[in-house]
RNA sequence: GCCUAACACAUGCAAGUCGAGCGCCCCUUUCGGGGGGAGCGGCGGACGGGUGAGUAACGCGUGGGAACGUGCCUUUCGGUUCGGAAUAGCCCCGGGAAACUGGGAUUAACGCCGGAUACGCCCGCUCAUAGGGAUAUGGGUUGGGGAAAGUUUUACGCCGAGGGAUCGGCCCGCGUCUGAUUAGGUAGUUGGUGGGGUAACGGCCUACCAAGCCGACGAUCAGUAGCUGGUUUGAGAGGAUGAUCAGCCACACUGGGACUGAGACACGGCCCAGACUCCUACGGGAGGCAGCAGUGGGGAAUCUUGGACAAUGGGGGCAACCCUGAUCCAGCCAUGCCGCGUGAACGAUGAAGGCCUUAGGGUUGUAAAGUUCUUUCACCGGGGAAGAUAAUGACGGUACCCGGAGAAGAAGCCCCGGCUAACUCCGUGCCAGCAGCCGCGGUAAUACGGAGGGGGCUAGCGUUGUUCGGAAUUACUGGGCGUAAAGCGCACGUAGGCGGAUAUUUAAGUCGGGGGUGAAAUCCCGGGGCUCAACCCCGGAACUGCCUUCGAUACUGGAUGUCUGGAGGUCGAGAGAGGCGAGUGGAAUUCCGAGUGUAGAGGUGAAAUUCGUAGAUAUUCGGAGGAACACCAGUGGCGAAGGCGGCUCGCUGGCUCGAUACUGACGCUGAGGUGCGAAAGCGUGGGGAGCAAACAGGAUUAGAUACCCUGGUAGUCCACGCCGUAAACGAUGAGAGCUAGACGUCGGGCGGCUUGCCGUUCGGUGUCGCAGUUAACGCAUUAAGCUCUCCGCCUGGGGAGUACGGCCGCAAGUUUAAAACUCAAAGGAAUUGACGGGGGCCCGCACAAGCGGUGGAGCAUGUGGUUUAAUUCGAAGCAACGCGCAGAACCUUACCAUCCCUUGACUUGCCCGUCGCGGGCCGGGAGACCGGUCCUUCAGUUCGGCUGGACGGAGCACAGGUGCUGCAUGGCUGUCGUCAGCUCGUGUCGUGAGAUGUUGGGUUAAGUCCCGCAACGAGCGCAACCCUCGCCAUUAGUUGCCAUCAUUAAGUUGGGCACUCUAGUGGGACUGCCGGUGAUAAGCCGGAGGAAGGUGGGGAUGACGUCAAGUCAUCAUGGCCCUUACGGGCUGGGCUACACACGUGCUACAAUGGCAGUGACAAUGGGCAGCUACUCCGCGAGGGGAAGCUAAUCCCAAAAAACUGUCUCAGUUCGGAUUGUUCUCUGCAACUCGAGAGCAUGAAGUCGGAAUCGCUAGUAAUCGCGGAUCAGCAUGCCGCGGUGAAUACGUUCCCGGGCCUUGUACACACCGCCCGUCACACCAUGGGAGUUGGCUUUACCCGAAGACGGUGCGCUAACCAGCAAUGGAGGCAGCCGGCCACGGUAGGGUCAGCGACUGGGGUGAAGUCGUAACAAGGUAGCCGUAGGGGAACCUGCGGCUGGAUCACCUCCUU
Repeated sequence: GCCUAACACAUGCAAGUCGAGCGCCCCUUUCGGGGGGAGCGGCGGACGGGUGAGUAACGCGUGGGAACGUGCCUUUCGGUUCGGAAUAGCCCCGGGAAACUGGGAUUAACGCCGGAUACGCCCGCUCAUAGGGAUAUGGGUUGGGGAAAGUUUUACGCCGAGGGAUCGGCCCGCGUCUGAUUAGGUAGUUGGUGGGGUAACGGCCUACCAAGCCGACGAUCAGUAGCUGGUUUGAGAGGAUGAUCAGCCACACUGGGACUGAGACACGGCCCAGACUCCUACGGGAGGCAGCAGUGGGGAAUCUUGGACAAUGGGGGCAACCCUGAUCCAGCCAUGCCGCGUGAACGAUGAAGGCCUUAGGGUUGUAAAGUUCUUUCACCGGGGAAGAUAAUGACGGUACCCGGAGAAGAAGCCCCGGCUAACUCCGUGCCAGCAGCCGCGGUAAUACGGAGGGGGCUAGCGUUGUUCGGAAUUACUGGGCGUAAAGCGCACGUAGGCGGAUAUUUAAGUCGGGGGUGAAAUCCCGGGGCUCAACCCCGGAACUGCCUUCGAUACUGGAUGUCUGGAGGUCGAGAGAGGCGAGUGGAAUUCCGAGUGUAGAGGUGAAAUUCGUAGAUAUUCGGAGGAACACCAGUGGCGAAGGCGGCUCGCUGGCUCGAUACUGACGCUGAGGUGCGAAAGCGUGGGGAGCAAACAGGAUUAGAUACCCUGGUAGUCCACGCCGUAAACGAUGAGAGCUAGACGUCGGGCGGCUUGCCGUUCGGUGUCGCAGUUAACGCAUUAAGCUCUCCGCCUGGGGAGUACGGCCGCAAGUUUAAAACUCAAAGGAAUUGACGGGGGCCCGCACAAGCGGUGGAGCAUGUGGUUUAAUUCGAAGCAACGCGCAGAACCUUACCAUCCCUUGACUUGCCCGUCGCGGGCCGGGAGACCGGUCCUUCAGUUCGGCUGGACGGAGCACAGGUGCUGCAUGGCUGUCGUCAGCUCGUGUCGUGAGAUGUUGGGUUAAGUCCCGCAACGAGCGCAACCCUCGCCAUUAGUUGCCAUCAUUAAGUUGGGCACUCUAGUGGGACUGCCGGUGAUAAGCCGGAGGAAGGUGGGGAUGACGUCAAGUCAUCAUGGCCCUUACGGGCUGGGCUACACACGUGCUACAAUGGCAGUGACAAUGGGCAGCUACUCCGCGAGGGGAAGCUAAUCCCAAAAAACUGUCUCAGUUCGGAUUGUUCUCUGCAACUCGAGAGCAUGAAGUCGGAAUCGCUAGUAAUCGCGGAUCAGCAUGCCGCGGUGAAUACGUUCCCGGGCCUUGUACACACCGCCCGUCACACCAUGGGAGUUGGCUUUACCCGAAGACGGUGCGCUAACCAGCAAUGGAGGCAGCCGGCCACGGUAGGGUCAGCGACUGGGGUGAAGUCGUAACAAGGUAGCCGUAGGGGAACCUGCGGCUGGAUCACCUCCUU
């Protein structure tokens, strides 16, 4: 231990008892009596027990009060007398199915009635006292009224009166939830008088009179709710809550009602109505678990139809005793709290098994096993209470005690990404799933699932829900409002709140003492009892409160008086776009008239629409009309704000200064309220020049409902009346006091004098700045500082300033103002970046200036696409595309087809066999391969088939993979970029991110250097050091060279090493020198000298990093995958395809050329499977011979542009594609698919659209030469030299980059972010013809039971009269009346459900249209308003800066 259904209940029990009140009947008896039954009568069924529906209330809590009652109990005084008539039961006769009931006869009482008596008592009268009175108290009374119950006694009772105690009724102060989108409520309502009624006061009720009463200090209404002690949380203040226990209240199927009684409007009583259930013979009846158990139902969910009256308590009784689902116990539930157990010690081979592993090991783990020991709990056996005071024990053979056996019977749950203690493997692959928040999962998941291990708690553990805390996140303690949410647009002012100095008084607040109360329990403290604890008991403290009394009087309040520092007044001055009205002026625009005049004007980025030869624009004069007031003009002035600007006059508000002998706190703020309130807008009537929403046209554009242009209507103006909102902003409420200054400016006063300055003072308006403050930015005597008073407002974003309701408005709309739902953010300030159709400075073949190209043609080559059996794969803007490929006929080769192999082509090891190796031949086959055959035959040696090596065979471990993942990786590379940057230590500044240094002034190619500086230093980059070219020297001279000597055909040879050259080592260049400039610096400019001059040219060298850049197909490598295949071999094919598109090139289009001829000058390189001189043959490619050279020696090797001649502008003597044919070479093999030669053919192409590339000097352009790869194949690539220009004013623009600064809603960083319509899906919600239900209310109808009032034909024991009959008094039924529950009719209010259709809103990986916003967002944005438009939006009018940039003015700082 039913929080839900105060839902419905089967069955049993829960309130009886008394024979010492009474009669009757029955049983029994020892005849004494005892027992039982139904009744009358008494007491009790108003307690105890249950529940929380209702109730927002004197219901509860707390503290008071007066006008009351009180059975049983207690105390005091007094009494207890005489009579009478009935009635139930029982008996008889009925009715009814039953429940029950009618009639008659008879009967008892402590039942009922009459009389007597009356110490008190009640009523009336009267006197006294007190009082203002009502009235109270006491006395008197000859007045009236009312008692009793017995039994022989005791005892127990009974009656009257007074007191007590207890319990109860009533009244009052204070406290007691939410909503104002509930603001007015109320007719018995508020009060009075008379009457009635009650135990009692009272509109409690009634008649009459009056018109009150309640309410912003929240009435009324609606919703919700039993209240409290307490419980829980919290440091507290608070918050939440009201189970158990205790106090109070309310209720008892729902509603109404009374009866009885001391007490009820009564849980287990009555009557009526209603719903429901049950019985029925259909005529009628019965019932009420929110008592204890229990059942169904509802629900996430809550127990036994147990035992006992032994104890405690209750009822009755003299008592015994009876009753008691109160209670005491037991049962069930780990629901909570507390205690205990599931073992302890030793035990390393660190067992096995599991898991992991870097394969070594690690871990589980002293854990287990094993050895030794113990026995709490449980179990078995024995004993056995207290609770009881003499008896009585449900609990209970329980607690407890003793003995016994045996480690025996006894461990789970959650978690291990961070918060948060605890990590690995496997599986899975944005799936399955997890998730409190952040977030995990897309092939290496400590986050899912399993496992091993670990962490936590433990008879529990975890989840869910709820409450408080943390949350100072509703802030009383204890918050805020410039920019984060938040100051009303401004003022006046009501209520309210707050309020100057001083004195007296009062004592309400306040403070102190005392008294009463604050129930018990709980909490706390100290003790004590169950073995401990939970728990229980005793004592104390506390219960922060309320009431009362005495005192204090500083402060606040009340009262009274005084004062002048607040406030106001008076007098004198002053400034001003303050307001209203009337008048008036000039300039300009437009229009009209006239003149001059002619072809354009106007407008724009450029145009067009438009105006103009019917005379425009321009110009001159005249006229008309409306609106606005240039210059002055100023962070100047005035006003409360909105706002106010020509001049004059009139009326008028406020402010400032000076003086003052006046008033005497008259003040501040201000919920409601009232007034004012830009622009737009509305109504009526005017007016209308210009401007200008809408609208029209022209442009722009993909479109352009826009920006631009031409027109143009409302409107803008006036009068009167509405509207009441703005970024109505200083985004800063009003008032007061206090707290450094400096510099401007406006108005006034005072002082000094040198008369235009200085000083000072009051009031306004600015800028900077200290203290202080602030999240920062900033504010800073005009506070956003420090204090005080009052008001307004805020409480995450969206939904939404929306819906509904109310108020206002002619309307537009304003004001007040939610919820569902949804998100985990939205936001502020500042920081670092990035970005900007922002700014400044500066670089770069970036542009410009030049030269030559590409894009057009043909071809080559690469790519896309297509095709294919395959056209292997990769590379994709720059930074893929003559790239990997420094060279695909086979091979390469990874692709396709066919045919084959399966320990394999290759590595290592084991076993067996044979032996070197190798080569030839034959057959089959496309070949791999298969079969056969021949030749030849190893080394070492310890002489052992011992070792090494090779081959073959079978098998096992394994090989193999250009299969996947470059988004798992290493390495390497590209790119920004050879750009000048990127950082650190210490210090300093900042709450911090971070800044400073690194910014600034100069300078440089450079973060190069100098100077300055809260910085001082340092590192990686830059530069230099390295290589090469250019000059010189030196060393060394062969294969190089030859000046001199000799020699030759020839540096051929002798000789020589001077020169060239070669290749080693050095020198040289440093802004070193001079002049100028600059800050005297760094440097720059010029000059001298020099081969070279300001990094001399070129190269190598690539910071921190970026691009998940590229590469798993160079290589390496984790994981995954294949294993008679995704491995291996072969043949053939393919990578070479071809409608097409693109990139990169070659050759050209020709005369700066073609062709022919002559013939001089290079350099780098390469060469033995090679280069090949020379010679012969061939037109030629080439072929046949053949010397030299392993190279400064020989060869390739001829350099080519050049020069001379010719051609003469044409598709050519240009151009060479294509094609035919004949050949050459390489090679096993040129069909697919090589290169070359000869002859023939002779295409396109006449300099290339848009666009685009390279290059700044030995460069571009042009010319040839060499090399790698390679059998052969280059227009590609890498190198070499020859000839050899043009141009750069300059940095506006394009591109890229660097530094500083600025804006930002970006940070995946502008290839960013982001808005709205439309379409689709889902969700909640508003409106909605209506419809359904609840609550409430008004009027009327009906009117049960009942009490009350009247009547009472009828009926009637007690009393009276009477002999009686009968009558009377009284009563009963009945009837009548008003009241009234249920019910009904009509209407209203309010809440909720449903609802065709409809409105917006929210949400939703990849829908549509545009591009509104963020940068100056490409038309600055935003606010209010109005119109328009698919949409974001656009436009007009007024406003704001929360607008960038530039310039000017002004001001400040240095």
This is a predicted structure of a 1454-nucleotide RNA (small-subunit ribosomal RNA) from an uncultured Rhodobacterales bacterium. The RNAcentral record of the sequence draws on ENA, Greengenes and SILVA. Its Rfam family is "Bacterial small subunit ribosomal RNA". The coordinates come from a structure-prediction model, not an experiment, and the mean pLDDT is 84.